[in-house]
RNA sequence: UCAAUUUCUGGCGAUGGAGUUCGCCUGAACCGCCGGUUCCUCCCUGGAACUGCGCUGAUGACUCCUACAUCCUG
Numbered sequence: 001u002c003a004a005u006u007u008c009u010g011g012c013g014a015u016g017g018a019g020u021u022c023g024c025c026u027g028a029a030c031c032g033c034c035g036g037u038u039c040c041u042c043c044c045u046g047g048a049a050c051u052g053c054g055c056u057g058a059u060g061a062c063u064c065c066u067a068c069a070u071c072c073u074g
Base pairs, nucleotide, nucleotide: 010025011024012023013022016065017064018063019062020061021060032055033054034052035051036050037049038048039047040046
């Protein structure tokens, strides 16, 4: 320098899929909110488990599809 082989060319953003885009992570990023009970901790406070005919949302954001929900009409 050439050829061949192998491997990699990723993942994530609280409920599904796709496109665009933004941010984040690379062993992490991510895993919603409210009330009550128990335990640990404790100056403040924070954490874990359980619980509720509790609450919002299928997007990180935009668009579309699907599911669900509300109202009206046939």